A computed fold for a 75-nucleotide RNA from Candidatus Tripitaka sp. YC43, annotated as transfer RNA.
């Protein structure tokens, strides 16, 4: 360089057109003599960045960036 897959919550990760979600991790509670685990709640996102389609975009589409693998070959 060409193909691919990936980039969403502090970490691991779902969501494939209709106002973003779980685990863990954070904080409170209530349990208990008291810590832990369980349990009941709660906070915590510009969906890697721009534009574009569409009444609506994490989802399609184009251009960029970053990580990951495959190739890098016939004549």
């Nucleotide at each position: 360089g060409g193909c691919g897959g990936g980039g969403u919550a502090g970490c691991u990760c779902a969501g494939u057109g209709g106002u973003a979600g779980a685990g863990c991790a954070g904080c409170g509670g209530a349990c208990u003599c008291a810590u832990a685990a369980g349990c009941c709640g709660c906070u915590g996102g510009u969906c890697g960045g721009a534009g574009g389609u569409u009444c609506g975009a994490u989802c399609c589409c184009u251009c960029u960036c970053c990580c990951c693998g495959c190739u890098a070959c016939c004549a």
Source information:
Its Rfam family is "tRNA".